[in-house]
Context: one part of a larger RNA
RNA sequence: GUCUGCGAGUUAAUAGAUACUGCCAGGCUAAGGAGUUCUGCUCCGGAGCCUAAGCGAAAGCAAGUCUGAAAAGGCGAUUAAGUAGUGUUUAUUAGACCCGAAGCCAGGUGAUCUAACCAUGAGCAGGUUGAAGUUGGUAGAAAUACUAAUGGAGGACCGAACGGUUUAACGUCGAAAAGUUAUCCGAUGACUUGUGGUUAGCGAUGAUACGUCAACCGAACCUGGCAAUAGCUGGCUCUCCCCGAAAUAGUUUUAGGACUAGCCUCGUUGAUUGAACCUGUAAGAGGUAGAGCACUGAUUAAGUCUUGGGGUUCUUCGGAACUACCAGACUUUCUCAAACUUCGAAUGCUUACAGCGGAUAAACGGGAGUCAGAGCAUGGGAGAUAAGUUCCAUAGCUCGAGAGGGAAACAGCCCAGAAUAUCGGAUAAGGUCCCUAAAUAUAUGCUAAGUGGAAAAGGAGGUAAAAUUUCUAUGACAACCAGGAGGUUUGCUUGGAGGCAGCCAUCCUUUAAAGAGUGCGUAACAGCUCACUGGUCAAGAAAUUUUGCGCCGACAAUUAUCGGGGCUCAAGCAUAUUACCGAAGCCAUAUCAAUUUUAUUGGAUUCGUCCAAUUGGGUUGGGUAGGGGAGUGUUCUGCAAACUGUGAAGUAAACUGGUAAUGGUUUAUGGAGUAUGCAGAAGUACGGAUGCAGAC
Numbered sequence: 001g002u003c004u005g006c007g008a009g010u011u012a013a014u015a016g017a018u019a020c021u022g023c024c025a026g027g028c029u030a031a032g033g034a035g036u037u038c039u040g041c042u043c044c045g046g047a048g049c050c051u052a053a054g055c056g057a058a059a060g061c062a063a064g065u066c067u068g069a070a071a072a073g074g075c076g077a078u079u080a081a082g083u084a085g086u087g088u089u090u091a092u093u094a095g096a097c098c099c100g101a102a103g104c105c106a107g108g109u110g111a112u113c114u115a116a117c118c119a120u121g122a123g124c125a126g127g128u129u130g131a132a133g134u135u136g137g138u139a140g141a142a143a144u145a146c147u148a149a150u151g152g153a154g155g156a157c158c159g160a161a162c163g164g165u166u167u168a169a170c171g172u173c174g175a176a177a178a179g180u181u182a183u184c185c186g187a188u189g190a191c192u193u194g195u196g197g198u199u200a201g202c203g204a205u206g207a208u209a210c211g212u213c214a215a216c217c218g219a220a221c222c223u224g225g226c227a228a229u230a231g232c233u234g235g236c237u238c239u240c241c242c243c244g245a246a247a248u249a250g251u252u253u254u255a256g257g258a259c260u261a262g263c264c265u266c267g268u269u270g271a272u273u274g275a276a277c278c279u280g281u282a283a284g285a286g287g288u289a290g291a292g293c294a295c296u297g298a299u300u301a302a303g304u305c306u307u308g309g310g311g312u313u314c315u316u317c318g319g320a321a322c323u324a325c326c327a328g329a330c331u332u333u334c335u336c337a338a339a340c341u342u343c344g345a346a347u348g349c350u351u352a353c354a355g356c357g358g359a360u361a362a363a364c365g366g367g368a369g370u371c372a373g374a375g376c377a378u379g380g381g382a383g384a385u386a387a388g389u390u391c392c393a394u395a396g397c398u399c400g401a402g403a404g405g406g407a408a409a410c411a412g413c414c415c416a417g418a419a420u421a422u423c424g425g426a427u428a429a430g431g432u433c434c435c436u437a438a439a440u441a442u443a444u445g446c447u448a449a450g451u452g453g454a455a456a457a458g459g460a461g462g463u464a465a466a467a468u469u470u471c472u473a474u475g476a477c478a479a480c481c482a483g484g485a486g487g488u489u490u491g492c493u494u495g496g497a498g499g500c501a502g503c504c505a506u507c508c509u510u511u512a513a514a515g516a517g518u519g520c521g522u523a524a525c526a527g528c529u530c531a532c533u534g535g536u537c538a539a540g541a542a543a544u545u546u547u548g549c550g551c552c553g554a555c556a557a558u559u560a561u562c563g564g565g566g567c568u569c570a571a572g573c574a575u576a577u578u579a580c581c582g583a584a585g586c587c588a589u590a591u592c593a594a595u596u597u598u599a600u601u602g603g604a605u606u607c608g609u610c611c612a613a614u615u616g617g618g619u620u621g622g623g624u625a626g627g628g629g630a631g632u633g634u635u636c637u638g639c640a641a642a643c644u645g646u647g648a649a650g651u652a653a654a655c656u657g658g659u660a661a662u663g664g665u666u667u668a669u670g671g672a673g674u675a676u677g678c679a680g681a682a683g684u685a686c687g688g689a690u691g692c693a694g695a696c
Base pairs, nucleotide, nucleotide: 001696002695003694004693005692006691011094012093013092014091015090016089017088018087019086020085021084022083023082026050027049028048032044033043034042035041036040054061055060064075065074066073067072097235098234100232104225105224106223107222108221109220115199116198117197118196119195120194121193122192123191124189126158127157128156129154133150134149135148136147137146138145139144162186163185164184167182168181169180170179201217203213204212205211238631239630240629241628242627243626248261249260250259251258252257262370263369264367265366266365267364268363269362278355279354280353281352282351283350284349290343291341292340296337297336298335301332302331303330304329305328307327308326309325310323311322312321313320314319373399374398375397376396377394378393379392380391381390382389404415405414406413419591420590421589422588424587425586430581431580432579433565434564435563439578441577442576443575444574445573446572452567458552459551462549463548464547465546466545467544468543469542470541471540479536480535481534482533483532485509486508487507491503492502515530519528520527592621593620594619595618596617597616599614600613601612602611603610604609632685634682635681636680637679638678639677640676642674643673650669651668652667653666654665655664656663657662
C1' cells in the first nucleotide's frame, strides 16, 4: 500500500415543542399487593401529581386581589381544555458522537546501569631521575661548608597491562540503540578494580554537567483516580425530493471561542387575504456632485485712502512733509476649501393612489448554521491620488455555495443561471485563412512599423488629411555665374581690437545691391562666407497650426510580450453593411418531480370541510453550512400465510424492473435451512480518523 473484518449522536431522568392515540372538566396512577398460561400479562392500589382561579410576605379575601388616607398603580379574570402514554426533535445533568495530550494526585516497585559512601579483598612489565638522611675525606675551635660515596623520596619522568577518550576518517535501515582503525591522556595515585552492603522520587546522590537514579529524568517506573480535561486538530458509514444562508452589529480576560440581534428553514396565525418587490403619477424633507466667493478662512495683481505703526528731514516742539518699510480699509482683478455657502442637481429616501404581482411582508412558536470572507465596479479615508495593500460605503455584481460558452491556459472579468432525453432549431458574449465550427465577405480609406502582437517624458523634412498666411511668367523657390563697395582701422577700451574679445553709437555716400556686419578664421591684419543685388533657368514655392496611423526613446537570462502556423489593397487599423458559426441560456418534441388551480370520481366528516386518484391549465426544479419531507437496505422479535434434499442460505455470471438507495429472474456452484406481507426493536449501512486486527 491493497484486500477482508471491526470502527463514531447512545442510554437514563427531567423540561419544552410537535405528530398520533386514550379519556375528557377532568386526566393519570407510584411504591406495593393478588392472580396467572410467569423475562410477560390481567386485576387491585388515588398516597401523590397536573389541570379546572387568582391576588397577597402572610393571616386572608376571591373574579378579583395586593399596595395606598385617597387619587392611582401592580398582577389576574371577562375571550376559558386539559391530562396520560408513544414516536420525533431540542435542552439540562451524566464520559454524552468517536479517537487524541502534555500534565495533576495516591499507593507501590526499583541503586544487577549509574552517583556517593561503608566493609572486605585484588592489581600496577620495564626503564629513568636521584630529595632528605647517613658515612668517609678536606677546612674550621665549633656551628657548619665543600667534596666523594651511600641512600631511595616524589598527587616526579618515559612507557605496557589497566583506566580514559584528544583529533581524524569510517560507520549512520551500523558488526555495534555510542562502535572500529589510527592518533592521543593518566599509568604509586584525589589511582584502578572484584564481592557484599547503605541512601528512593514533595526524594537520593552530585570535585555542579540540571549530571545520574536499569538504553529518552527541569522531577524515575508501575498500577489506580480515569473514558482527567482539550474554546484545539482529525474522522463520523444508504438514496431521492423541496427550500437555502453567513463571514455583519452590540457585548465579552474578548478577538481562530461565545451570547443576543441580523440573514436560512419548518409550523401556526394572518386568510372568506391583494400589504412585499417593481412600474407609473402626485406631494414632500434635504444641502451631496457641481458651482460660487455673499459669510469663515486661504490667495494674485493694480489703484485709492492717508487709517495706525516704523523710518528720514524740518520744527515755532503743537506738529508738518516725505517714504522702494509693516499692517489696515475701500474699488477693481487671478484663484482655493472635508470641518466655507448667495446657490444647487441627478439618484436615493418618505407618504398617498393606481397598475402588476396567487407572490411576499408581518407576528408567534420548533430547529439551525454563520461571526477568518475574496475579487471587480463606483464614491471616499489611510498609504506615496504605491500594492494581488488596508479600512468604510452601495437593498452594487460575481465567487464563496455556480456548472455551461468566451477571455490560449485563468474562483471573483464578459455572456449565461445546469430536472432528464434528442445525429432538432434560432441566438448571447465572442468569432468566421489553417490548427478550429463559421466570410480568404462587400464598400471606402489608413498603416510599411510585423505597427498590429507591452511602456513615459521627450525627439524627428515618416506618411495621409484639413486649415491659415506669404511669394510667384513684371519669373517665385532651389542650383549655377557675377557682384557684395567708399568715408572707415567709426568712437571707446586695449600691448593689439582693422565688420567679427568687450562697451557706446549704428550714420552718410556710390549704387542693381552691399549690415559700422551672419558664421568660420588671424597675435592683429589678411583670407573664406552670409545678408543684399544682377544674370541663367523655368513652374510652382515657403512658413505656421490641427488631426489619423506609424518611427525613435526600448538593455537579461529557452524561441518566449499574436495560443501556434502564418498574415501586408491583411488574416492589421477605422467607418458602414450583409451572411454565417457559436452555450447545459431561448424555442421545439417527449418525460419526471414539486407546487397551485379547474373539473370529475371515490372515501371520511364535527356538514365548515378534509384526504386520495384521474384529467386540463399555470408556475417552479444550480447549490456548501443548514432546516424540512419521502424512501432503500441490514440484524432480531411478534402475527399471518408460505418455500425447501424434485436442493434453503451463501457464492459467481448473464439478463432484467426502479429517478436512486436497490429489487427480481435464469444458469452454475453449494448442501440445510429461509423468504414474503403487516407491525415492532435496534450493537442498522465505511474510503478516509499518520484509524484497529489479520492476510498478502

Large-subunit ribosomal RNA, domain II from a Patescibacteria group bacterium, 696 nucleotides, folded computationally. Its Rfam family is "Bacterial large subunit ribosomal RNA". The sequence was found in a public genome assembly.